[in-house]
Context: one part of a larger RNA
RNA sequence: UUGGGCGUAAAGCGUCUGUAGGUGGCUUCUUAACUCUACCGUCAAAUCCCAGGGCUCAACCCUGGACAGGCGGUGGAAACUAUCGAGCUGGAGUACGGUAGGGGCAGAGGGAAUUUUCGAUGGAGCGGUGAAAUGCGUAGAGAUCGGAAAGAACACCAACGGCGAAAGCACUCUGCUGGGCCGACACUAACACUGAGAGACGAAAGCUAAGGGAGCAAAUGGGAUUAGAUACCCCAGUAGUCCUAGCCGUAAAUGAUGGAUACUAAGCGCUGUGCGUAUCGACUCGUGCGGUGUUGUAGUUAACGCGUUAAGUAUCCCGCCUGGGGAGUACGUUCACAAGAAUGAAACUC
Repeated sequence: UUGGGCGUAAAGCGUCUGUAGGUGGCUUCUUAACUCUACCGUCAAAUCCCAGGGCUCAACCCUGGACAGGCGGUGGAAACUAUCGAGCUGGAGUACGGUAGGGGCAGAGGGAAUUUUCGAUGGAGCGGUGAAAUGCGUAGAGAUCGGAAAGAACACCAACGGCGAAAGCACUCUGCUGGGCCGACACUAACACUGAGAGACGAAAGCUAAGGGAGCAAAUGGGAUUAGAUACCCCAGUAGUCCUAGCCGUAAAUGAUGGAUACUAAGCGCUGUGCGUAUCGACUCGUGCGGUGUUGUAGUUAACGCGUUAAGUAUCCCGCCUGGGGAGUACGUUCACAAGAAUGAAACUC
C1' cells in the first nucleotide's frame, strides 16, 4: 500500500526470444462504449448543514429547505481514449550497394616452450630455501648436442582497441553461417515498445559414459617453521584441468546501474563508415551517422559521484524492496543421477 524507493544504505531477474496483458505515430470519416451535459425517477425516517419557531436560556424538540454525490431512464455534444472505414511516412521492417570485426560451428596446417625417452660428450654434484631438509645423482644425475614421442596453451602484434544478448571470443588458412553499421532512397504501411507465465543460451566447479593425460594441481604423503601448524614455504602427487555425448543452472553472472523512446552546454581522444575540401597520390582540415573512452556546464545526489553511453528532464512496460538476527534456514512443492537448485516462512530475540 491512491505513498516512497532500487550505483554504494533493503531492493534490477545472469542474458535474450516471445504468449496473454499493458502502452502506443500523423490526417480524415463513422459510432457513441468511455467522457461531458440537461431533465425525470429513486436513494425511508432520524442524524449533519442552513433559515425560522417552542420549552425563561441552553442542551433538547418542532417546521421548512438545500449542498454534495450514487444508481436507473430519456434527450444532447463529439475535443480526448476507444470503435468502423479510408489515407500518409517520420517509427518499424524488406529489397539494393558497400563495409569493419578474437561473433559462432567444422576441418586442415604451424612454430616456440615443457616433460618423457633414445644416443653422444662429461664426471660430482643437482635441486630447493629466509636458512635448511625431504627429494634426484657414480646403477652416471645436473649441464651441452642430436633424434623421437606426447599433451596442453598460442609470445611479439596488443591498445584507453574490436565483436557478441549475456556467459564469452585471439597462432595461421579454408568451408558453412548469425548479427551490426553506413549510403542511396525502391517497396510495405504502425506491422511498434515492454513482457506475467513459457522457452532458449548460460563462466568456473561438480556429475555420468567412453577416451586422453605434457604441465599445473584440490585431496593425500613427506620435509621444514612453530608452543602446536590438520596452514603459509619446500619435495612429491591423485581427482580435475583437455576431447566427445549428456546433465547441472549457479557466481562480486558487476557498469553492484532492467528495456524502449524523446529532449537538454561544451572540450579532448580512439574506432567503423559516408560527404565536402585538399593533393599526382597517401596525408590534412571541416562535417553527418553508429560505437567506445575521458574531463566537465546546467541539473541531480545524503554524500561519493553521475553528467547526450545520465544516477538530468519526461512517458510506457516488466522485475524487485519494506529494521537487524533467526534465514536464503525449516516445512511443503517442482526440477536434478547426485551434489544441490528454484520457490520460501514462523516462533523467538534485539

Small-subunit ribosomal RNA, central domain from Sphagnum contortum, 350 nucleotides, folded computationally. The coordinates come from a structure-prediction model, not an experiment, and the mean pLDDT is 87. The RNAcentral record of the full RNA draws on SILVA.